[in-house]
Order: sequence, then C1' cells, then structure tokens
RNA sequence: GGGUGCUUAGCUCAACGGUAGAGCGUCGCCCUUACAAGGCGAAGGUUGGGGGUUCGACACCCUCAGCACCCA
Repeated sequence: GGGUGCUUAGCUCAACGGUAGAGCGUCGCCCUUACAAGGCGAAGGUUGGGGGUUCGACACCCUCAGCACCCA
C1' cells in the first nucleotide's frame, strides 16, 4: 500500500428495514441466625463518530476512527 471481518448495557453476545433484548454482573426486596444458592423486581443504551437512502435504519450506501486477520 491492497483486501476481509468486527465495533450494540459494566462484560460476553442477540436483534426480516417497523417500540433495542438475553446471559452474567450491579442495586433493592423475599428467604436464612448469617452467608451462599434460590425467588421477585429495578437501574443501566446519543447501537464507535459524521453524512446519505427511506414514511421509517442496529440493519442498506459513503466517509472517518479503532481493533483483529490475510496479501504485498
């Protein structure tokens, strides 16, 4: 220099173009003498940044940034 993949909650990851979710973690309550386990509930997201297409974008297109890999 060329190419491919990835970027979504604190972590690991889902999500036909039609109201963004799960597991773990965190917090509260229940249970227990207490802790763990278990049960119930809650908080937590400018979906990496910007622009475009569309009635509507996490998803499609362009661009920038970061990470990983392949080729040279």